Transfer RNA from a marine eukaryotic metagenome, 64 nucleotides, folded computationally. The prediction has a mean pLDDT of 82. Its Rfam family is "tRNA". Rfam classes the family as a transfer RNA.

RNA sequence: GCGUAGCUCAGUUGGUAGAGCAUUGGUCUCCAAAACCAAGGGUCAGGGGUUCGAACCCUCUCGC
Repeated sequence: GCGUAGCUCAGUUGGUAGAGCAUUGGUCUCCAAAACCAAGGGUCAGGGGUUCGAACCCUCUCGC
C1' cells in the first nucleotide's frame, strides 16, 4: 500500500453498493454463434469504536 459479485476493478467532500466480462433465461436461428433484452449473484477480510447514518473516519486483528 492492497483486501468490494465467480473474475478484473470502480465507488473522496460519510447518505442505504455499481460497471465490464462470466453465468442463467428470453428474442432471433433449421441448430449454434453473434447481437439485443432481462435476471440472479455482495456478512464491502474480521472484531470494536465515532456518528442519526460507515465500503469510506479511528483502533485492533488476519491475509497478500